[in-house]
Context: one part of a larger RNA
RNA sequence: CUGGGCAUAAAGGGCAUGUAGGCGGUGAAUCGGGUUGAAAGUGAAAGUCGCCAUAAAGUGGCGGAAUGCUCUCAAAACCAAUUCACUUGAGUGAGACAGAGGAGAGUGGAAUUUCGUGUGUAGGGGUGAAAUCCAUAGAUCUACGAAGGAACGCCAAAAGCGAAGGCAACUCUCUGGGUCCCCAUUGACGCUGGGGUGCGAAAGUGUGGGGAGCGAACAGGAUUAGAUACCCUGGUAGUCCAUGCCGAAAUGAUGAGUGUUCGACCGUGGUCUACGUGGAUCAGGGGCCCAGCUAACGCGUGAAACACUCCGCCUGGGGAGUACGGGCGUAAGACCGAAACUC
Numbered sequence: 001c002u003g004g005g006c007a008u009a010a011a012g013g014g015c016a017u018g019u020a021g022g023c024g025g026u027g028a029a030u031c032g033g034g035u036u037g038a039a040a041g042u043g044a045a046a047g048u049c050g051c052c053a054u055a056a057a058g059u060g061g062c063g064g065a066a067u068g069c070u071c072u073c074a075a076a077a078c079c080a081a082u083u084c085a086c087u088u089g090a091g092u093g094a095g096a097c098a099g100a101g102g103a104g105a106g107u108g109g110a111a112u113u114u115c116g117u118g119u120g121u122a123g124g125g126g127u128g129a130a131a132u133c134c135a136u137a138g139a140u141c142u143a144c145g146a147a148g149g150a151a152c153g154c155c156a157a158a159a160g161c162g163a164a165g166g167c168a169a170c171u172c173u174c175u176g177g178g179u180c181c182c183c184a185u186u187g188a189c190g191c192u193g194g195g196g197u198g199c200g201a202a203a204g205u206g207u208g209g210g211g212a213g214c215g216a217a218c219a220g221g222a223u224u225a226g227a228u229a230c231c232c233u234g235g236u237a238g239u240c241c242a243u244g245c246c247g248a249a250a251u252g253a254u255g256a257g258u259g260u261u262c263g264a265c266c267g268u269g270g271u272c273u274a275c276g277u278g279g280a281u282c283a284g285g286g287g288c289c290c291a292g293c294u295a296a297c298g299c300g301u302g303a304a305a306c307a308c309u310c311c312g313c314c315u316g317g318g319g320a321g322u323a324c325g326g327g328c329g330u331a332a333g334a335c336c337g338a339a340a341c342u343c
Base pairs, nucleotide, nucleotide: 003315004314005313006312008296012311014199015198016197017196021192022191023190025086026085027084028083029082030081033079034078035075036074037073038072040070041069042068048064049063050062051061052060053059089189090186091185092184093183095180096179097178101175102174103173104172105171106170107169108152113147114146115145116144117143118142123134124133160167161166204245205244206243207242208241209240213239214238218234219233220232221231255310256309257308258307259306260305263288265286266285268283269282270281271280272279273278292299293298316343317342318341325336326335328333
């Protein structure tokens, strides 16, 4: 390489969009490039294979193969091409529907903290126990008022939405996608997708704000043989906002799409029907299970079953996601990614 694979053994790209490429519905007609068949020519010699001559070797003679190419004739199923048509794939419109989908603006209540005022007096806080700490310059507690920031209890659910990351107080504005339903409409417009482009948690980073609570670093008090920790008292970056950057162990450890295949249960959103509360049918979310698959565990119409198309990836362990080099980043680092050696 081939082959065999990729939930858990090595292996699915974090997710999408989309270029090239690959693959691709139904019925006709035309064509004859691919394809198939037939015939002819050619495929030098040496070589190779077979036969013959030779006692044998060498050598010589004859034949085959040389899977190829060219030309001519024929066929028209399939692939390609051209033309015409179709509606099931795909899209658009109409009518309904659900939703923490996204962006911006505004508003609200509970709670923590701080401040002000009143009342009030000796403790409060914290722990296994303490101490650091706060407090007669009046704390804690309590009542009223004010400020400010962050997060949105109950509802809440195996629920919902989103391509993934993710999304939850309420209202408004703008906006993306989805499902159902029967009609109308376009008429294959589709699937995948190397490169490319965009999105992408937390932490981190640049600039400018903000800073209530929490809280790396740091300081102190304890514990301890020690305690650069666990516990306690404080506390800076950060966490929040705007705008750039960065680019995850991003998991269902299961790429995307299409078709085909027993059942019964729960729950979400529709449609139709019956109304003693069920039934039928689509599209999501879950827990069981038949066949089948699997090394087993298990999966099982949301497949890890049966098939097809396209992409990505794997090929013993360590060395190593390291070195070197390259482009990217302010940096941290991320991406591509070996070998010697060793077992």
Predicted 3D model of a 343-nucleotide part of an RNA (small-subunit ribosomal RNA, central domain) from Aegilops searsii. Model confidence (mean pLDDT): 85 of 100. It matches the Rfam family "Bacterial small subunit ribosomal RNA". Gene Ontology terms of the family: ribosome and structural constituent of ribosome.